[in-house]
RNA sequence: GCCGCGGUAGCUUAGUCUGGGAGAGCACCCGGCUGAAGACCGGGUUAUCGGGAGUUCAAAUCUCCCCCGCGGCACCA
Numbered sequence: 001g002c003c004g005c006g007g008u009a010g011c012u013u014a015g016u017c018u019g020g021g022a023g024a025g026c027a028c029c030c031g032g033c034u035g036a037a038g039a040c041c042g043g044g045u046u047a048u049c050g051g052g053a054g055u056u057c058a059a060a061u062c063u064c065c066c067c068c069g070c071g072g073c074a075c076c077a
Base pairs, nucleotide, nucleotide: 001073002072003071004070005069006068007067010026011025012024013023020057028044029043030042031041032040050066051065052064053063054062
């Protein structure tokens, strides 16, 4: 340099093909239970979706550019 995969909540991630409600688990907070804590049960908070631009009535999703991570290929006097 070329190709592929990935970046979404504090962490792990679904959703992208086929545009329209941003979801789940863990964690955290409150309550119940308990002598207390854990477990369990009920409720709750948290993501302008890596950055920018474009298309569109509407973008996590489509297009373009850029950044970061992983893998493969090429180059290697």
Molecule: transfer RNA
Organism: Candidatus Bathyarchaeota archaeon